[in-house]
Formats: sequence, C1' cells, structure tokens
RNA sequence: GGGAACGUAGCGAAGCCAGGUAUCGUGGCCGGCUCCAGACCGGUUGGUCGCGUGUUCAAAUCACGCCGUUCCCA
Repeated sequence: GGGAACGUAGCGAAGCCAGGUAUCGUGGCCGGCUCCAGACCGGUUGGUCGCGUGUUCAAAUCACGCCGUUCCCA
C1' cells in the first nucleotide's frame, strides 16, 4: 500500500440479508425467602446501535466517507 471480518446497555451476544416499538443473558438497585449470606423467585434500572453525511414518511438495518480492533496479501 491492497483486501476481508467485526464495532449494539457496565460485560457477553441476537436483531442487519428482506427498513417499521431495541431484545436476551449477566451485572446494578429494590423486595420476597433465610438467623445471616449464597442459591432461587418477583419487580426495576441502564443504549447518541463506533463517528459523520446522504437516501426515505421512517435507518441498528440501505449508500458514501472516516475512526478503531483482528486477520490475510504485498
């Protein structure tokens, strides 16, 4: 220098192809249970969906540019 994959809640992931309420697990908080704690059960909380621009009535999802990580080629 060229190419590919990936980036979504504190952490791990799904959703993207085929646009239409942002989901699951775990964690945090509160409660139940317990002598207490753990486990278990219930409730609750947290997201500029890497950044920007564009397309669209509507973008995590489509297009373009950029940034970061990993890998391949030279």

Record summary:
The RNA shown here (transfer RNA) has 74 nucleotides and comes from a Candidatus Hodarchaeales archaeon. The organism belongs to Candidatus Hodarchaeales, within Archaea. Its Rfam family is "tRNA". Rfam describes the family as follows. Transfer RNA (tRNA) molecules are approximately 80 nucleotides in length. Rfam classes the family as a transfer RNA. The coordinates come from a structure-prediction model, not an experiment, and the mean pLDDT is 85. The RNAcentral record of the sequence draws on ENA.